[in-house]
Context: one part of a larger RNA
RNA sequence: GGAUGAACGCUGGCGGCGUGCCUAACACAUGCAAGUCGAACGGACAAGGACCUUCGGGUCUGCGUUAGUGGCGGACGGGUGAGUAAUGUAUGAGCAACCUGCCUUUCAGAGGGGGACAACAGUUGGAAACGACUGCUAAUACCGCAUAAAGUAUUUUAGGGGCAUCCCUUUAAUACCAAAGGAGCAAUCCGCUGAAAGAUGGGCUCAUAUCUGAUUAGUUAGUUGGCAGGGUAACGGCCUACCAAGACUGCGAUCAGUAGCCGGACUGAGAGGUUGAACGGCCACAUUGGGACUGAGAUACGGCCCAGACUCCUACGGGAGGCAGCAGUGGGGAAUAUUGGGCAAUGGGCGAAAGCCUGACCCAGCAACGCCGCGUGAAGGAAGAAGGUCUUCGGAUUGUAAACUUCUUUUAUGAGGGACGAAGGAAUUGACGGUACCUCAUGAAUAAGCCACGGCUAACUACGUGCCAGCAGCCGCGGUAAUACGUAGGUGGCAAGCGUUAUCC
Numbered sequence: 001g002g003a004u005g006a007a008c009g010c011u012g013g014c015g016g017c018g019u020g021c022c023u024a025a026c027a028c029a030u031g032c033a034a035g036u037c038g039a040a041c042g043g044a045c046a047a048g049g050a051c052c053u054u055c056g057g058g059u060c061u062g063c064g065u066u067a068g069u070g071g072c073g074g075a076c077g078g079g080u081g082a083g084u085a086a087u088g089u090a091u092g093a094g095c096a097a098c099c100u101g102c103c104u105u106u107c108a109g110a111g112g113g114g115g116a117c118a119a120c121a122g123u124u125g126g127a128a129a130c131g132a133c134u135g136c137u138a139a140u141a142c143c144g145c146a147u148a149a150a151g152u153a154u155u156u157u158a159g160g161g162g163c164a165u166c167c168c169u170u171u172a173a174u175a176c177c178a179a180a181g182g183a184g185c186a187a188u189c190c191g192c193u194g195a196a197a198g199a200u201g202g203g204c205u206c207a208u209a210u211c212u213g214a215u216u217a218g219u220u221a222g223u224u225g226g227c228a229g230g231g232u233a234a235c236g237g238c239c240u241a242c243c244a245a246g247a248c249u250g251c252g253a254u255c256a257g258u259a260g261c262c263g264g265a266c267u268g269a270g271a272g273g274u275u276g277a278a279c280g281g282c283c284a285c286a287u288u289g290g291g292a293c294u295g296a297g298a299u300a301c302g303g304c305c306c307a308g309a310c311u312c313c314u315a316c317g318g319g320a321g322g323c324a325g326c327a328g329u330g331g332g333g334a335a336u337a338u339u340g341g342g343c344a345a346u347g348g349g350c351g352a353a354a355g356c357c358u359g360a361c362c363c364a365g366c367a368a369c370g371c372c373g374c375g376u377g378a379a380g381g382a383a384g385a386a387g388g389u390c391u392u393c394g395g396a397u398u399g400u401a402a403a404c405u406u407c408u409u410u411u412a413u414g415a416g417g418g419a420c421g422a423a424g425g426a427a428u429u430g431a432c433g434g435u436a437c438c439u440c441a442u443g444a445a446u447a448a449g450c451c452a453c454g455g456c457u458a459a460c461u462a463c464g465u466g467c468c469a470g471c472a473g474c475c476g477c478g479g480u481a482a483u484a485c486g487u488a489g490g491u492g493g494c495a496a497g498c499g500u501u502a503u504c505c
Base pairs, nucleotide, nucleotide: 001505002504003503004502006501007500008499009498010497013374014373015372016371017370018369019367020366021332026330027329028328030327031326032325035072036071037070040069041068043066044065045064048061049060050059051058052057079285080284081283088210089209090208091207092206093205094204095203098202099201103198104197105196106195107194108193109192111145113143114142120135121134122133123132124131125130151176152175153174154173155172158169159168160167161166181190182189183188211257212256213255218248219247220246223245224244225243226242228240229239230238260282261281262280263279264275265274266273267272287308288307289306290305291304310321311320312319313318338364340363341362342361346360347358348357349356350355377407378406379405380404387398388397389396390395412442413441414440415439416438417437421432449494450493451492452491453490454475455474456473460489461488462487463486464485470477471476
């Protein structure tokens, strides 16, 4: 000198764009953050209409609402950085060892049956949370049967290839495995089942790189390898039995400490050093520890079970909870914001659609926290006014500065108009927002501070103080004329900021 997610002191006019718990991965009141589908299903309620009517009502239809069954989504999106020095990350390869819902393309198919369980009704337990028993019922819920190869498994014929195990194509035989309907007058559309391919997303393996310590030198028994089996989507000590005795290590094993990694960011001429906030990719975690279930996908932040700590309710028998989602509260701290608006846009989930949901997101609020831009007036104006300060008392300086004259109106205030963002053939649809912007009016009107002035280092005098009070980044200053302390005048620097502190280069 540059930089910062900064803080502190003094000061503070406006706008745009960003950024904002770095500390206690501390504890959390309250609200919201993941639902949706009635065009899968049976009920319940029910506007309106039609018919009948003993005028009480009944039957049919039915816009719509929905607790339950069922489907899809809650594995995305959002947060945090505790753990992790390698089951991580980055780069480059490999899988002759793998999976992939929704989506795209193609081929083939959907025949015929069955039994339940919610809802509901009744009985009943419990303070509650929540149940129990009996009975009825539907489905795109569940289960057999049929059909079936391009599928899987075993055997088999012929050929080709490679990278060890092997792989590909081909012939034949045997065995096994599917399905669901809905809407519409219909056409048709949306679904369903099996298979092949693609795309997307993942899984696994290898190589190289990846902080400090030797005042850590030896470490390791599922340990290293083999064989067999199990398990997995898949390879594999991943697991089990048996057999062998290996495996890693001075090119630093093991142990200990620290740490999420990267694209990047800061600095530097570069080499390098430091760093990993915001934005993007990957990983890990979700009160602590463990476990699996469901599912295409989780070992699942707002799912389940168990154990621990904590908090709350309780009729003492037993229950409920998890903000490292968005706001917000307490606490900690030098320190970090609103319990705001909207789904209008972009994107996501569900739905045939209308649409519903969306604290993702888009906006607004707060903060000079940062960067950028603008303003606080411009021109003229010497009687060099007054006042202040200094003085050798002549004057010098503040200083064209002010006053005064003539202008301007960025900004401010008021009034009028008023968007883009909104897509398409038309209509409808804007939170921001009557915002930005434009026009007019008013009037210099609403707007300057902070630090320094001994040398380094741009900028000096007076008074006070008297090794005191104090200053200080280093050298140092102050003991009676201090350009170094304090105040005043003046000057220099930067400017809505200026200084200080902390950290990095």
The prediction has a mean pLDDT of 83.
The part of an RNA shown here (small-subunit ribosomal RNA, 5' domain) has 505 nucleotides and comes from an uncultured bacterium.
Rfam family: Bacterial small subunit ribosomal RNA. Its family is annotated with ribosome and structural constituent of ribosome in the Gene Ontology.